The part of an RNA shown here (large-subunit ribosomal RNA, domain VI) has 263 nucleotides and comes from Adhaeretor mobilis.
[in-house]
Context: one part of a larger RNA
RNA sequence: CGCACGAAACUUGAAGAGGUUCUUCUUUAGUACGAGAGGAUUUAGAAGGACGACCCUCUGGUGUUCCUGUUGUCGCGCUAGCGGCACGGCAGGGUAGCUAAGGUCGGAACGGAUAAACGCUGAAAGCAUAUAAGCGUGAAGCCCGCUCUGAGAUUAGGUUUCGUAACCCAAUGGGUGAGAGUCCCCUGGAAGACGACCAGGUUGAUAGGCCGGAUGUGUAAGUACAGCAAUGUAUUCAGCUAACCGGUACUAAUGGACGAACG
Numbered sequence: 001c002g003c004a005c006g007a008a009a010c011u012u013g014a015a016g017a018g019g020u021u022c023u024u025c026u027u028u029a030g031u032a033c034g035a036g037a038g039g040a041u042u043u044a045g046a047a048g049g050a051c052g053a054c055c056c057u058c059u060g061g062u063g064u065u066c067c068u069g070u071u072g073u074c075g076c077g078c079u080a081g082c083g084g085c086a087c088g089g090c091a092g093g094g095u096a097g098c099u100a101a102g103g104u105c106g107g108a109a110c111g112g113a114u115a116a117a118c119g120c121u122g123a124a125a126g127c128a129u130a131u132a133a134g135c136g137u138g139a140a141g142c143c144c145g146c147u148c149u150g151a152g153a154u155u156a157g158g159u160u161u162c163g164u165a166a167c168c169c170a171a172u173g174g175g176u177g178a179g180a181g182u183c184c185c186c187u188g189g190a191a192g193a194c195g196a197c198c199a200g201g202u203u204g205a206u207a208g209g210c211c212g213g214a215u216g217u218g219u220a221a222g223u224a225c226a227g228c229a230a231u232g233u234a235u236u237c238a239g240c241u242a243a244c245c246g247g248u249a250c251u252a253a254u255g256g257a258c259g260a261a262c263g
Base pairs, nucleotide, nucleotide: 001152005163006162007161008160009159010158011157015149016148017147018146021049022048023047024046025045026044033038051106052105053104054103055102059100060099061098062097066093067092068091069090070089071086072085073084074083075082076081111143112142117137118136119135120134166176167175168174169173181258182257183256184255185201186200187199188198189197206252207251208250209248210247211246212245213244216240217239222235223234224233225232226231
């Protein structure tokens, strides 16, 4: 830009893509078959490999924004208590998120047309013959079925809902302007290279802050007591606590533009 008014949702499915995998064990059965050795077709069930999709409850990893211990040195006048630097100084743990080695699920079944192959009826050719007319069975393969994209499928589809007020003027026209809705802008996101997508913009819980909780760490500082002291005990399952959960307008979400009966 198109899809013969402008929008917002929900869809149909032409067409395309992906996937449609492999093994073992039990049962049928040591049966059929076979002199024996050996050893099924088939039926039902179970487990696993590889691959794929999704996820983080569990097991772990990471987690330089959380907690703790500790070495050297410097600083806060000193003590105590803290902070800086030294690979996050080193070391022990660890929330969210992201992850695999962790968790869940998948391949199917049913159906249609067939290949090789096997048949029924049956002439040409009084027989025979699965074939010439006609009718069947039959595969991990083909078409469906499952998942995804998908109306620029220009043959541009369908359904539902909303909307095109009013006023002025030299008036089959022009202007002001309302308007369904959309965009810019702003607050953000388990969305993201950027666009896009999603949640919000005071009629508000979108982000930050604050409050409560969870989680993690592991018992803060100060004081008292015991000990010559190092240190220990009590207050104290304390103190602190990121990204998690819930609440709360304290802070920030001001504002502006486009927009429909033609072209």